Background: This is a predicted structure of a 1508-nucleotide RNA (small-subunit ribosomal RNA) from Lycopodina hypogea. Model confidence (mean pLDDT): 83 of 100. The RNAcentral record of the sequence draws on SILVA. Rfam family: Bacterial small subunit ribosomal RNA. Rfam links the family to the GO terms ribosome and structural constituent of ribosome.

RNA sequence: AGAGUUUGAUCCUGGCUCAGAACUAACGUUGACGAGACGUCUUAAGCAUGCAAGUCGAGCGGCAGCACUACGGGUGGCGAGCGGCAAACGGGUGAGUAACACGUAGCUUAUUUACUUUUCAGACUGGGAUAGCUAGUGGAAACAUUAGGUAAUACUGGAUAAUAAGGAAACUUUAAAGGCGCGAUUUGCGUCGCUGAAAAAUAAGGCUGCGCUUUAUUAGCUUGUUGGUGGGGUAAUGGCCUACCAAGGCGACGAUAAAUAGCCGGCCUGAGAGGGUGAUCGGCCACAUUGGGACUGAGAUACGGCCCAGACUCCUACGGGAGGCAGCAGCUAAGAAUAUUCCGCAAUGGACGCAAGUCUGACGGAGCGAUUUCGUGUGAGCGAUGAAGGCUUUCGGGUUGUAAAGCUCUUUUGACAGGGAAGAAAAAAAUUUUCAGGAAAUGGGAAGUUCUUGACGGUACCUGUAAAACAAGUCCCGGCUAAUUACGUGCCAGCAGCCGCGGUAAUACGUAAGGGGCAAACGUUGUUCGAAAUUACUGGGCGUAAAGCGUGCGUAGGCUGUUUUUUAAGUGGAUGGUGAAAUCCCAAGGCUCAACCUUGGAACUGCCAUUCAUACUGGAAAACUAGAGUUUUUGAUAGAGGUAGUAGGAAUUUCUGGUGUAGGGGUGAAAUCUGUAGAUAUCAGAAAGAACACCAAUGGCGAAGGCAAGCUACUGGGUAAAAACUGACGCUGGGGCACGAAAGCCAGGGGAGCGAAUGGGAUUAGAGACCCCAGUAGUCCUGGCCGUAAACGAUGUACACUAGUUUUAUGGUUUUUUUUUAAUCUAUGAAACGAAGUUAACGCAUUAAGUGUACCGCCUGGGGAGUAUGCACGCAAGUGUGAAACUCAAAGGAAUUGACGGGGGCUCGCCCAAGCGGUGGAGCAUGUGGUUUAAUUCGAUGAUACGCGAAAAACCUUACCUGGGCUUGAAGGUAGUAUGUUAGCUGGUGAAAGCCAGUUUCUCUUCGGAGCAUAUUGCUAGGUGCUGCAUGGCUGUCGUCAGCUCGUGUUGUGAAAUGUUGGGUUAAGUCCCGCAACGAGCGCAACCCCUAUUCUAUGUUGCUAAGGCCCUUCGGGGUACAGGACUCUUAGAAGACUGCCUAGGUAAACUAGGAGGAAGGCGGGGAUGACGUCAAGUCCUCAUGGCCCUUAUGUCCAGGGCUACACACGUGCUACAAUGGGACGUACAAAGAGAUGCGAAAUUGCAAAAUUAAGCAAACCUCAAAAAAUGUCUCUCAGUUCGGAUUGGAGUCUGCAACUCGACUCUAUGAAGCUGGAAUCGCUAGUAAUCGCAGAUCAGCAUGCUGCGGUGAAUACGUUCUCGAGCCUUGUACACACCGCCCGUCACACCACCCGAGUCAGUUUUACCCGAAGUCGCUGUACUAACCGCAAGGAAGGAAGUGCCGAAGGUAAUAUUGGUAAGGAGGGUGAAGUCGAAACAAGGCGACCGUAGCGGAAGCUGUGGUUG
Repeated sequence: AGAGUUUGAUCCUGGCUCAGAACUAACGUUGACGAGACGUCUUAAGCAUGCAAGUCGAGCGGCAGCACUACGGGUGGCGAGCGGCAAACGGGUGAGUAACACGUAGCUUAUUUACUUUUCAGACUGGGAUAGCUAGUGGAAACAUUAGGUAAUACUGGAUAAUAAGGAAACUUUAAAGGCGCGAUUUGCGUCGCUGAAAAAUAAGGCUGCGCUUUAUUAGCUUGUUGGUGGGGUAAUGGCCUACCAAGGCGACGAUAAAUAGCCGGCCUGAGAGGGUGAUCGGCCACAUUGGGACUGAGAUACGGCCCAGACUCCUACGGGAGGCAGCAGCUAAGAAUAUUCCGCAAUGGACGCAAGUCUGACGGAGCGAUUUCGUGUGAGCGAUGAAGGCUUUCGGGUUGUAAAGCUCUUUUGACAGGGAAGAAAAAAAUUUUCAGGAAAUGGGAAGUUCUUGACGGUACCUGUAAAACAAGUCCCGGCUAAUUACGUGCCAGCAGCCGCGGUAAUACGUAAGGGGCAAACGUUGUUCGAAAUUACUGGGCGUAAAGCGUGCGUAGGCUGUUUUUUAAGUGGAUGGUGAAAUCCCAAGGCUCAACCUUGGAACUGCCAUUCAUACUGGAAAACUAGAGUUUUUGAUAGAGGUAGUAGGAAUUUCUGGUGUAGGGGUGAAAUCUGUAGAUAUCAGAAAGAACACCAAUGGCGAAGGCAAGCUACUGGGUAAAAACUGACGCUGGGGCACGAAAGCCAGGGGAGCGAAUGGGAUUAGAGACCCCAGUAGUCCUGGCCGUAAACGAUGUACACUAGUUUUAUGGUUUUUUUUUAAUCUAUGAAACGAAGUUAACGCAUUAAGUGUACCGCCUGGGGAGUAUGCACGCAAGUGUGAAACUCAAAGGAAUUGACGGGGGCUCGCCCAAGCGGUGGAGCAUGUGGUUUAAUUCGAUGAUACGCGAAAAACCUUACCUGGGCUUGAAGGUAGUAUGUUAGCUGGUGAAAGCCAGUUUCUCUUCGGAGCAUAUUGCUAGGUGCUGCAUGGCUGUCGUCAGCUCGUGUUGUGAAAUGUUGGGUUAAGUCCCGCAACGAGCGCAACCCCUAUUCUAUGUUGCUAAGGCCCUUCGGGGUACAGGACUCUUAGAAGACUGCCUAGGUAAACUAGGAGGAAGGCGGGGAUGACGUCAAGUCCUCAUGGCCCUUAUGUCCAGGGCUACACACGUGCUACAAUGGGACGUACAAAGAGAUGCGAAAUUGCAAAAUUAAGCAAACCUCAAAAAAUGUCUCUCAGUUCGGAUUGGAGUCUGCAACUCGACUCUAUGAAGCUGGAAUCGCUAGUAAUCGCAGAUCAGCAUGCUGCGGUGAAUACGUUCUCGAGCCUUGUACACACCGCCCGUCACACCACCCGAGUCAGUUUUACCCGAAGUCGCUGUACUAACCGCAAGGAAGGAAGUGCCGAAGGUAAUAUUGGUAAGGAGGGUGAAGUCGAAACAAGGCGACCGUAGCGGAAGCUGUGGUUG
């Protein structure tokens, strides 16, 4: 310090998540030692048991118990009691408390302070009780009560009395206690106590400034309330309390209310500022079972005191009593979770005491706990046959790994044994010396000596003994994030912090091996800060990402021009006080180090005070004119600015009348509608309402909404110029007020046109819509509401500054001109470009989104939701304000590349069009689906499957089925053994395979053997089984379409762009020109083959013109004579290149026409298929990973099946006939094939064929006849002399074998079919159409396939439309890319929330009732030791009664919070549901905003607005 995650990729915005640190933690696995810390965060829930506050005999009466005893409470000592002090500290907890509770700084002339210290003064003299005790009584107990008698430092009268209190003064009032020691024996002295007062210290009370959580969906609160006077009360001020008087006080700088919370020093985190927190330690506060109350006291409204009330627990004899662990241990319950019913007062501290001392769960220690921090160890060196084993492997190896073993060495820790501290002397006691005072002694101060005291603990530490001996785990290994392989599993089991893994090759699950991190721990969970500049003070934003109020006026507030003087509040300096200690930081020191501890320093950024300064801000005063404003020029000027009135023409509709006749209207096309009762059309007249053509514009005005015929009246604002005046009067603006389109509402008018709703007609699967015909509210006016819009420049207002260019509106100035014009400069507005700058980009750019200032408003992931609820406003509709639960990891902006569009432009293609011929109807052939079957083997399935794999299913093929056999196997190879009676042949059995039996019989030889064959053994089998979504290879398709890319450079933050776009041109990214590009590659073209012309060469088996010979029907034929002329064969050349001319074009590419030429602009055809797409096809051609079968999923055999048949589809053949059928005659090809072959001729058969057989391994022989064509005859329009299916009979051929299941022939039979619906296919010239021929496969089987030639057309205006494709551009919410994305209802499941008749519980308020304890007040009667009084009695006192207040409780009524609830509403999530198709492209009716109506739903329509 950053990283992951939105996208195909990019930049930005923005959330989520991670890496760090920390913890009073918990859980999982593991666990050697020590030191320092820490240890019920839950339930302020309840508690058994023990302890936690006593002490003093030097205050008192005493002597129950113990010991001694001189027997005397005499001594030691002391229970209970009276009395004193303490118990208000120490210890615990954080419920309450939002407060002067806390923190900090002050004040207290408004106060108290026991014990302590200092000082002054005093301490005299009397009295009466009472507990204990004794004796009774009551009671279960707790305890109560009566009588008697007793002491005090208990209580109390009097005296004394100031530096006390009161009072103006006079004057008045107010104290006390003794004990012990010493000495005396008559008063004394010492010491501890006592009283009054003053001061100090300490502690406490009170007051004040400032600071101190959230909510405004808490906006008004308050009656002792605010103040005064009198009184009361307190230690003390004060409405603290009370009576009266006044009516105040607090609040937007947040009162009141609600929620939450002890506050701080500090602690955690962070660079800091901050944020979080308030365990341990320390300061303060509050509380002590809940609520109330006082008493005592210096101090309490009292944790281990009292009284009352409530709840709970316990005891009880049922009548009554007792209790309070939030002290230390401990228990129960709760909980994820937190320890011993330990030792000791040795130290430190506290209470009491003269003291010894006693008490002290404070404290010091130990125990338990890896809870945390720190430290130490689990060994060190050498050791390569790189052992064994494990894992893995490409089988070579690699890795574990110097790791182990082995050799040498050490002994921390632990074990055992021995020694052994500091913490403790500044204490106490005894004693010695000395000093001061004193008459002296005791006593006091100082110094010394002696003696005593350790819980921890025989602990720390030290030494010794033996042996590597006793000591390592945990998490992770897809990225973030260091570290990988194998096996198992197969969207299962599981993982996961985020992204995400897992559907048969998982580095992500589980295991193993290996590796990485940390380490006595490691990981997980939870919480906080950080990262997060993701609340932004430091340090963010608001045109489009979330975000500028619809607009103005203006109050509070904030900010505010120039100069001078003054002040010193802000500000700055200096000084002082404070900021407790601890903590943090620095230094030093002590534990072996460290953690930890000690000491010192610094710091504590704060607050207060004093003083100085005066630039700036503020206050006061005085001036100024540049901001702002006013006036004048009875000036100038533009304007849809506003309000009211008046009144105009065109148009529409309606009405009246005329002319006139059959339609009109409307639409994509129609219909509803209207019209012979006279429409539409046309003419004239009348009425009504609404809106104002042209001018008119990126024009003007207004704050915005908005404003448009003319004229009049009234009225607001602006602008420019020139003068003068005021003198900062200014800017912004929370609340507030006003205005505010359309729709809508109320009341009254008005109503022509338009027109939600509604009705009808269409469209449609439906059409609650789009289109059409009607049409109500409304639209208009008046008055009153509403208060919202995409109220937009999606851009708050004001001011200043920062290049230009152009246009425009309205003023002014200057020049020219006579005016109008025109031009220059300038002001105020409105627009278009554009530099710097800025921006994520788009863009903005003097009208800023630039650079600055002031103020206001608003934002903080998406959804839920602008919803719920509350409140306010409104007649209503609704508006304003405005959440949460839950859910997701994204949502979003701009730009990029593609793809797509029922977007656009350009262009091409048998794409359409123009034509020709088909398919779809029939019969048959063939393939497929489906069905059937034991099997009907398998694959191919839109285009790109379906006469496809299959260029041949009777057996074989064959993979399928049934049945019968075999198991190293049906074949081959290799190595070995045996045999040479092996192979072969024959027989039996059998369907065959197979099994069994019989029989004949090798070759060569160097005699070792070799060959060959069989049997057998070892090794290697085999699989048309699965996965084409693990693959190679091959193939289809887009498409023979013209595209697809790269290097360097340049542009851009970047994805990317440029090049490749543009202007032309081409079949072509073909070529030319231009250009921030310059070049290059794969494609195109060319090179290759066939074909069209010519030439040269060649001359058999080809050819035959002329010649020779022979034959002749005189046409001609033959010829192994001859020839090379011609045809032809196969080799090589030539030829065509826009080369030439004309025109167009840019002096181009190229195009059009022409000449010549066999051929002309690629001459025709073929081969040739870029980057890629479709997880396209093929594991059944072949190859191949993985998986599966191994007496079977292998292999052999026989038979069957692949040929089934209600049906559907594809591809073909033959037809439906006269351009034809039949009969007879006659003519012309090319290209092929042939030895298990082609087979002539001849003969036989009606024929298929048969018999015999010549020739030919082919330019020689054969197949072989070409057929359409053509000539003659016939048929004459019919289911026919068309058509030939189907079927009977008889045959031929192939073949072991034609039954399932071949082809052909003859004869007989003679079906459907008369040109084919919707729809659809092919073809642009030697093409379509039509005609035959050959070949491959093949024993046989061709309507299929492949090739060959014969005859041989029609049409193309053109590119609007359909389909497909290319380039450019545009929109996009698509990127699996439109077969995309996506909206809403409905149905189902789950989740949270809202409303809800109610109901339950808590809190709070008000009113009333009741009223405990208790303080205060009052009091008739009854009672009483001290004082007064001779007495009566009084004073005084408590008891009792009573009054006010008063907790708990009760009643009533609200408010509020929470739980629960029949039912209801919407929301979210899920899954392959249903209905539609609203949005994204012009999304098929552009979308969206406000509003209103309507509709299953998305939504539709009206009205106004926006352009996103």